[in-house]
RNA sequence: GCGCCCGUAGCUCAGCGGAUAGAGCGUCAGGUUCCGGACCUGAAGGCCGAGGGUUCGAGUCCCCCCGGGCGCA
Numbered sequence: 001g002c003g004c005c006c007g008u009a010g011c012u013c014a015g016c017g018g019a020u021a022g023a024g025c026g027u028c029a030g031g032u033u034c035c036g037g038a039c040c041u042g043a044a045g046g047c048c049g050a051g052g053g054u055u056c057g058a059g060u061c062c063c064c065c066c067g068g069g070c071g072c073a
Stems, first nucleotide, its partner, number of pairs: 001072007010025004018056001027043005049065001051063003
């Protein structure tokens, strides 16, 4: 330099172009317990790597850039 894949919550990951973007773990609060752990209930936490485009509508499609991984040279 070229090709392919990935980037969504603190972490690991889901998410046919159509509802207010979800789960597990973690965190916080409550319940339970002599206390803790485990267990049960609830809550907070994202605008989806940046910018632009297509569309009535984009996390999803297209362009470009940034970051990471793999392969080729």
Molecule: transfer RNA
Organism: Candidatus Berkelbacteria bacterium